[in-house]
Predicted 3D model of an 84-nucleotide RNA (c-di-GMP-I riboswitch aptamer) from a Gammaproteobacteria bacterium. The source organism's lineage runs through Bacteria, Pseudomonadati, Pseudomonadota and Gammaproteobacteria.

């Protein structure tokens, strides 16, 4: 220092849902609660997703990110433990 993550071990984080704020909205923040992650720790460089306030087209819809999603991959930095 790379790898791997079958068996441990010390913890760790927290889905949906429910309150509460907040945002135009997707969504976030807090607290309660556990689907579940070995990086569900940090980070929007790439790529998919979602949502349009505000532009734009136009006959009521449509495009469209500067907005989101890190628990959609991927990539980048960092980290416990232990080696079948």
């Nucleotide at each position: 220092u790379g790898u791997u993550g079958a068996a441990a071990a010390u913890g760790g984080c927290a889905a949906a849902c429910c309150u509460g704020c907040u945002g135009a909205a997707a969504g976030g923040c807090a607290g309660g609660g556990a689907c579940g992650c070995a990086a569900a720790g940090c980070u929007u460089c790439c790529g998919g997703u979602c949502u349009a306030a505000g532009g734009g087209u136009u006959g009521u819809a449509c495009c469209u990110a500067u907005g989101a999603u890190a628990g959609c991959g991927g990539g980048g930095c960092u980290g416990c433990c232990a080696g079948a």